[in-house]
RNA sequence: GCUUAUUCUCAGGGCGGGGUGAAAUUCCCCACCGGCGGUAUGGGGGGAACCCCCCGAGCCCGCGAGCGCCUGUGUUUCUCCCGCGAGCGGCACAGGGUCAGCAGAUCCGGUGAAAUGCCGGAGCCGACGGUUAGAGUCCGGAUGGAAGAGAAUACAG
Numbered sequence: 001g002c003u004u005a006u007u008c009u010c011a012g013g014g015c016g017g018g019g020u021g022a023a024a025u026u027c028c029c030c031a032c033c034g035g036c037g038g039u040a041u042g043g044g045g046g047g048a049a050c051c052c053c054c055c056g057a058g059c060c061c062g063c064g065a066g067c068g069c070c071u072g073u074g075u076u077u078c079u080c081c082c083g084c085g086a087g088c089g090g091c092a093c094a095g096g097g098u099c100a101g102c103a104g105a106u107c108c109g110g111u112g113a114a115a116u117g118c119c120g121g122a123g124c125c126g127a128c129g130g131u132u133a134g135a136g137u138c139c140g141g142a143u144g145g146a147a148g149a150g151a152a153u154a155c156a157g
Base pairs, nucleotide, nucleotide: 002157003156004154005153006152007151008150009149010148016030017029018028019027031137032136033126034125035063036062037061038060042055043054044053045052046051058124059123066102067101069096070095071094072093073092074091075090076089078087079086080085106122107121108120109119110118128140129139130138
C1' cells in the first nucleotide's frame, strides 16, 4: 500500500420580474437549477527530472431514489362450490431487483493525431401523490431511502 470485516460520519440545487384569470411560484413571456461513479485534447498545483497530485460532461457509458413490475403474507368485494375450499380483482404490509417499462435529454462550427467532454453558438431534459388551474423550482411520503464519499478499529494474507 492492497484485500477482508465491523462501526461511525456525510451524502441535491432551483420561481426573481411581468402577463392572463375568480383562482396559477402549476398556463404564457423573460428567468433559475443540475445527485453519484467512470471517461479526459481543458484548468490548477508539486518536483531537478522520469513523473506525481487535485478539479473538470444534466443530455457519452453506467448507477441511485420514485413510479411501475414480480414474489410472498394478511385482508376483502365478487364468482364457482352442499360444504371444505378455489379463482379473478381491490387494499395493506414485507421482500426482490434488471429481464422488460417510465428511467429523460445534443447538435452545429472551430482547434486537434484524437473531443457528443475544450472554445464559440444554438438547442433539449427533468419520478410519484397533492393543489381554487396543468409544477424540474411550492406542499407531501421524507427526521425516510440511497448511488456513493470519507474516517476509525481489528485480524489475516
Molecule: FMN riboswitch aptamer (RFN element)
Organism: Sulfitobacter undariae